[in-house]
Context: one part of a larger RNA
RNA sequence: GAUUGAACGCUGGCGGCAUGCCUAACACAUGCAAGUCGAACGGCAGCACAGUAGAGCUUGCUCUAUGGGUGGCGAGUGGCGGACGGGUGAGUAAUGCAUCGGGAUCUACCCAAGCGUGGGGGAUAACGUAGGGAAACUUACGCUAAUACCGCAUACGUCUUACGAGAGAAAGCAGGGGACCUUCGGGCCUUGCGCGGUUGGACGAACCGAUGUGCGAUUAGCUAGUUGGUAGGGUAAUGGCCUACCAAGGCGACGAUCGCUAGCUGGUCUGAGAGGAUGAUCAGCCACACUGGAACUGAGACACGGUCCAGACUCCUACGGGAGGCAGCAGUGGGGAAUAUUGGACAAUGGGCGCAAGCCUGAUCCAGCAAUGCCGCGUGUGUGAAGAAGGCCUUCGGGUUGUAAAGCACUUUUAUCAGGAGCGAAAUACUACCGGCUAAUAUCCGGUGGGGCUGACGGUACCUGAGGAAUAAGCACCGGCUAACUUCGUGCCAGCAGCCGCGGUAAUACGAAGGGUGCAAGCGUUAAUC
Numbered sequence: 001g002a003u004u005g006a007a008c009g010c011u012g013g014c015g016g017c018a019u020g021c022c023u024a025a026c027a028c029a030u031g032c033a034a035g036u037c038g039a040a041c042g043g044c045a046g047c048a049c050a051g052u053a054g055a056g057c058u059u060g061c062u063c064u065a066u067g068g069g070u071g072g073c074g075a076g077u078g079g080c081g082g083a084c085g086g087g088u089g090a091g092u093a094a095u096g097c098a099u100c101g102g103g104a105u106c107u108a109c110c111c112a113a114g115c116g117u118g119g120g121g122g123a124u125a126a127c128g129u130a131g132g133g134a135a136a137c138u139u140a141c142g143c144u145a146a147u148a149c150c151g152c153a154u155a156c157g158u159c160u161u162a163c164g165a166g167a168g169a170a171a172g173c174a175g176g177g178g179a180c181c182u183u184c185g186g187g188c189c190u191u192g193c194g195c196g197g198u199u200g201g202a203c204g205a206a207c208c209g210a211u212g213u214g215c216g217a218u219u220a221g222c223u224a225g226u227u228g229g230u231a232g233g234g235u236a237a238u239g240g241c242c243u244a245c246c247a248a249g250g251c252g253a254c255g256a257u258c259g260c261u262a263g264c265u266g267g268u269c270u271g272a273g274a275g276g277a278u279g280a281u282c283a284g285c286c287a288c289a290c291u292g293g294a295a296c297u298g299a300g301a302c303a304c305g306g307u308c309c310a311g312a313c314u315c316c317u318a319c320g321g322g323a324g325g326c327a328g329c330a331g332u333g334g335g336g337a338a339u340a341u342u343g344g345a346c347a348a349u350g351g352g353c354g355c356a357a358g359c360c361u362g363a364u365c366c367a368g369c370a371a372u373g374c375c376g377c378g379u380g381u382g383u384g385a386a387g388a389a390g391g392c393c394u395u396c397g398g399g400u401u402g403u404a405a406a407g408c409a410c411u412u413u414u415a416u417c418a419g420g421a422g423c424g425a426a427a428u429a430c431u432a433c434c435g436g437c438u439a440a441u442a443u444c445c446g447g448u449g450g451g452g453c454u455g456a457c458g459g460u461a462c463c464u465g466a467g468g469a470a471u472a473a474g475c476a477c478c479g480g481c482u483a484a485c486u487u488c489g490u491g492c493c494a495g496c497a498g499c500c501g502c503g504g505u506a507a508u509a510c511g512a513a514g515g516g517u518g519c520a521a522g523c524g525u526u527a528a529u530c
Base pairs, nucleotide, nucleotide: 001530002529003528004527006526007525008524009523010522013377014376015375016374017373018372019370020369021335026333027332028331030330031329032328035080036079037078040077041076043073044072047071048070049069051066052065053064054063055062056061057060087288088287089286096213097212098211099210100209101208102207105205106204110201111200112199113198115196116195117194118152120150121149127142128141129140130139131138132137158167159166160165172193173192174191175190176189177188180187181186214260215259216258221251222250223249226248227247228246229245230244231243232242233241263285264284265283266282267278268277269276270275290311291310292309293308294307313324314323315322316321341367343366344365345364349363350361351360352359353358380410381409382408383407390401391400392399393398416466417465418464419463420462424457430450431449432448433447434446435445436444474519475518476517477516478515479500480499481498485514486513487512488511489510495502496501
């Protein structure tokens, strides 16, 4: 000199854009953060409406009962998603990360190709009845559905194979409809969404190798599943990954082992560079989710807001037994020099589910707080010498503050008030035409055109107008380094200080005043890095 996720002291007008627990991976009250689908299913607790029955009458309204027939829908079965998104950096010096490679793998949803979607069965929740329990919850019996579950048939691909052969699937739902059939439910045809097998792609994931990636030798030897082989098991897959047997290997001064420290990277800061330091925000990867362990489900987890076991802690209890996990967003206590609101909205972007309408989304977009940082603007402009008054100094002549103020003439950024007014919104819906599927001018799909709704921010930005200099300057320093000097007070005292050093009666170094210098909505100090 540059820099900071900074803190502290004094001071403080506005806006834009960023950033904001670096400490206790300490403990957490409360609310929210993952749901969705009725176009899979049985149903109907609640709401609304047809219909039916009855009553009142004002004769077309009100009331009562009934009512899964309809819109919908609590709880339940089922599907997809809760493995993403969000947080944190405890652990980890290598099962990590970075770069470059490899072959022995899997991949839901999505895309493409091609094949299929036939015929049956038995249950079970919800519900009902009867219990148990303080609660959490739970038992028995009975009824019922499915895109839930299980056989059978078939098998273009697929898998196994001793090449003879063997194994293995599926599910329907919704819309529309001319003939034909009908037990009037529908069949049948067709469109869309699904479902099963296979192949390829895409996306994602797993594994292996090489090189690089801290400090310590006051850590020198370490290792028995250890190193390799054979056979088997296991896995999506290679492999001591695991087991049995056999051999005795493997690593190490090119630093093994051990100890301490640490998430890694793109980057960031600094520097002319080489380097040095660092890893907040943003992005990629990894690890973790009260502590330790384990598996289940699933395409994917050994799973933050899932399960089980153990432990510590907190809470409830009828003492028999139960409940919980903010390193999600806010917020609380605590720790600390120190770090924000228990806010708004799904309008946009993105995600989950759904045919869609839509629902959910503390992701996200916004707002609030903080000079924490960067950038911009303002606190007036011009004129004005009697060089006013006052202050300070003085050699008492004057000098300085100082064009500074006052006065005069202007301006109105910002602030305040009033009015106007955007972008972020384009789509999905709906509709007309054309094309495709089709028996079809239905439905549906694609294209083109038309066309309506939707804004948290927001009393926004921006523009216009109004009045009025009105609403707005401090901080540090002035001995040398280092820009800036005098007086008074004090008297080795009180004090200053980054270094040299000042102070013991004329202190440009302490304290105050006047004056000056430097930065400026900041200034200085402390801490830290180069």
This is a predicted structure of a 530-nucleotide part of an RNA (small-subunit ribosomal RNA, 5' domain) from Dyella sp. ASV24. The prediction has a mean pLDDT of 84.